Context: one part of a larger RNA
RNA sequence: UGACGGGGGCCCGCACAAGCGGUGGAGCAUGUGGUUUAAUUCGAUGCAACGCGAAGAACCUUACCUACUCUUGACAUACUAGAAACUUUUCAGAGAUGAAUUGGUGCCUUCGGGAAUCUAGAUACAGGUGCUGCAUGGCUGUCGUCAGCUCGUGUCGUGAGAUGUUGGGUUAAGUCCCGCAACGAGCGCAACCCUUGUCCUUAGUUACCAGCAUUAAGUUGGGUACUUUAAGGAGACCGCCGGUGACAAACCGGAGGAAGGUGGGGACGACGUCAAGUCAUCAUGGCCCUUACGAGUAGGGCUACACACGUGCUACAAUGGCGAGUACAAAGGGAUGCAAACUGGUGACAGUAAGCGGACCCCUUAAAGCUCGUCGUAGUCCGGAUUGGAGUCUGCAACUCGACUCCAUGAAGUCGGAAUCGCUAGUAAUCGUAGGUCAGCAUACUACGGUGAAUACGUUCCCGGGCCUUGUACG
Numbered sequence: 001u002g003a004c005g006g007g008g009g010c011c012c013g014c015a016c017a018a019g020c021g022g023u024g025g026a027g028c029a030u031g032u033g034g035u036u037u038a039a040u041u042c043g044a045u046g047c048a049a050c051g052c053g054a055a056g057a058a059c060c061u062u063a064c065c066u067a068c069u070c071u072u073g074a075c076a077u078a079c080u081a082g083a084a085a086c087u088u089u090u091c092a093g094a095g096a097u098g099a100a101u102u103g104g105u106g107c108c109u110u111c112g113g114g115a116a117u118c119u120a121g122a123u124a125c126a127g128g129u130g131c132u133g134c135a136u137g138g139c140u141g142u143c144g145u146c147a148g149c150u151c152g153u154g155u156c157g158u159g160a161g162a163u164g165u166u167g168g169g170u171u172a173a174g175u176c177c178c179g180c181a182a183c184g185a186g187c188g189c190a191a192c193c194c195u196u197g198u199c200c201u202u203a204g205u206u207a208c209c210a211g212c213a214u215u216a217a218g219u220u221g222g223g224u225a226c227u228u229u230a231a232g233g234a235g236a237c238c239g240c241c242g243g244u245g246a247c248a249a250a251c252c253g254g255a256g257g258a259a260g261g262u263g264g265g266g267a268c269g270a271c272g273u274c275a276a277g278u279c280a281u282c283a284u285g286g287c288c289c290u291u292a293c294g295a296g297u298a299g300g301g302c303u304a305c306a307c308a309c310g311u312g313c314u315a316c317a318a319u320g321g322c323g324a325g326u327a328c329a330a331a332g333g334g335a336u337g338c339a340a341a342c343u344g345g346u347g348a349c350a351g352u353a354a355g356c357g358g359a360c361c362c363c364u365u366a367a368a369g370c371u372c373g374u375c376g377u378a379g380u381c382c383g384g385a386u387u388g389g390a391g392u393c394u395g396c397a398a399c400u401c402g403a404c405u406c407c408a409u410g411a412a413g414u415c416g417g418a419a420u421c422g423c424u425a426g427u428a429a430u431c432g433u434a435g436g437u438c439a440g441c442a443u444a445c446u447a448c449g450g451u452g453a454a455u456a457c458g459u460u461c462c463c464g465g466g467c468c469u470u471g472u473a474c475g
Stems, first nucleotide, its partner, number of pairs: 001475002003472003007469007015459002019423005026314008034305002042053002064300007073125001077124002079121005086103001089100004107114002127289002130287003136283002138278003141274001143272001148187006154163003167178003193266004198234007207224003212221002237260001240254005316416001320375007332363003337356002342351003382413001387408007429451007
């Protein structure tokens, strides 16, 4: 000087407490371990691996296995020789591939040839998702959006170092004020950026409709007030008032205001820590393979299943299930696309087809909600797993191994031990909607709105962190 302490003081955080809802029990989905396997490719492993890389494994992807094949190679550059490129068809084969076959002679030209492509040959080389993340770059996680981490000059100390950065207040904050052998400065904090909440100006089509006319309907005339859209501004600063405080910084209360003390949310992550993660995004040193650890093809596997764990979905019901009627969003997407209306089908869907590169058309009926009826506490009109049958769709192809529909079947499950997680407000809980990935496939992920709580006395304790101080046989 750090680190540590079942040392001390001060302070903070859904850290505890106070509450609400879960997980742990059931079935299923998904990931992991283990086991199995020809292969079940590889990586991620306390928090910070385990619905993670993967924003979507039937083939492809694909890296794995088996079998069949190739060796200047599937891909790049250079050399020589030949052929334009390209294309039709047949046979063998699981295919890669092999054998035969049809059409075709192009473009530029200084007539030597050249550009592109293909075939053959030779050699330099290609190739490697092979190893090392403990050789690395880049990127990322984490402590942590925690308030810290440092420097110049000066001063003090033999020196390592100290001071500044400690102290008194204050703050979300090393935020600010005061004091002080310190005076200044940098990276962080905050602000500048985006979004949301109020108002104004500008602009009215595809948006909107107060008044006038019109209609089944903002449908049309008309209007741009309102809503809204999208560009520019205004607005919040402890600015005003009172109190407290040290005449400070600031804190408490009030007024005005759409909003009040950082208004809400996001982006933004200091010096560093963990030889943290990634050589399989990419790049890259070294090592290794080179008729194979490279490359092609078909089939299989990544989907196995005595078991264990994580994360979810659906439930166990009456604040509910079912049937009928009826109301109200936001945000997205659409041309190899979204598809209205109509017709057929119980349905998944099919047929036909208007409109729309979209404030115009479509996806698009939001659901929970509300009204009425029924069920009456039951393994049930709860729950839907599993299985049988029949179908739809995508796609060369749904056997291994897709999603969905209809009929039948109707497991477990009656609120879950020890333990454990999330959340402080438009939050939790609950309800649906959309998107990316994508031919098809979502209980995952990302976004959107609807309904909408309870509780916080407090900081003794558990966990993590910050500052000061103290002890130490530790660095």
Description:
This is a predicted structure of a 475-nucleotide part of an RNA (small-subunit ribosomal RNA, 3' major domain) from uncultured Cellulophaga sp.